[in-house]
The prediction has a mean pLDDT of 82. Transfer RNA from a Candidatus Parcubacteria bacterium, 72 nucleotides, folded computationally. Its Rfam family is "tRNA". Rfam's curators write: Transfer RNA (tRNA) molecules are approximately 80 nucleotides in length.
RNA sequence: GCCGCGGUAGCUCAGGGGUAGAGCAAAGGACUGAAAAUCCUUGUGUCGACAGUUCGAAUCUGUCCCGCGGCA
Numbered sequence: 001g002c003c004g005c006g007g008u009a010g011c012u013c014a015g016g017g018g019u020a021g022a023g024c025a026a027a028g029g030a031c032u033g034a035a036a037a038u039c040c041u042u043g044u045g046u047c048g049a050c051a052g053u054u055c056g057a058a059u060c061u062g063u064c065c066c067g068c069g070g071c072a
Base pairs, nucleotide, nucleotide: 001071002070003069004068005067006066007065010024011023012022013021018055026042027041028040029039030038048064049063050062051061052060
């Protein structure tokens, strides 16, 4: 340099045009003499950046950035 895959919550990842979700973690509460465990409640996010298409983009297209792999 070329090709492929990926970038979404604190972490690991779903979601592939119509109001962004799960598990773990975290916070508050119940329980306890006090903790742990258990139970109840709460999503904490400009979906990597910019532009384009569209009534509508995390999702489709282009360019760029970052990570991983392959070829040279």

Taxonomically the source falls in Candidatus Parcubacteria (Bacteria, Bacteria candidate phyla).